[in-house]
RNA sequence: UCUUAUCACGAGAGGCGGAGGGACCGGCCAGAAGAAGCCUCGGCAACCACUUGGCGCGGGUGAGACCGGAUUAAAGAUGGCUAGCGCUAGGUAGGUGCUAAUUCCGACAGCAUGUUCUGGGAGAUGAGA
Numbered sequence: 001u002c003u004u005a006u007c008a009c010g011a012g013a014g015g016c017g018g019a020g021g022g023a024c025c026g027g028c029c030a031g032a033a034g035a036a037g038c039c040u041c042g043g044c045a046a047c048c049a050c051u052u053g054g055c056g057c058g059g060g061u062g063a064g065a066c067c068g069g070a071u072u073a074a075a076g077a078u079g080g081c082u083a084g085c086g087c088u089a090g091g092u093a094g095g096u097g098c099u100a101a102u103u104c105c106g107a108c109a110g111c112a113u114g115u116u117c118u119g120g121g122a123g124a125u126g127a128g129a
Stems, first nucleotide, its partner, number of pairs: 001129007012041005021029002025106003042099003047095002049092009059082002066080002103122001108119003111114001
């Protein structure tokens, strides 16, 4: 930089520090009753990871010495089973992330004119490239 998912839920104390912070712009906020940043210990959540059950997909095996036994003159089919993938309901917290306010609100477009309207943009985070 590109792709993709999510962003109305949730979760803070202590120490150091000493004036900035909430991305940018406008607003509105929290801040010397201590901002940013760093450290320690908690917590939240469940994207990735691992794992259990269920369902589905298509692939494999054809050994029978895994089960099963359709059909048949004989054969040993489908299925169960099984590495894999997807969906779904749980679980664990290893890798991230987060822990004022909906991403704090708006910012562009639409019309139904909304103090949770819809879509887009921007941004943040995860995963992949």
Background: This is a predicted structure of a 129-nucleotide RNA (SAM riboswitch aptamer (S box leader)) from a marine eukaryotic metagenome. Its mean pLDDT, the model's own confidence on a scale to 100, is 76.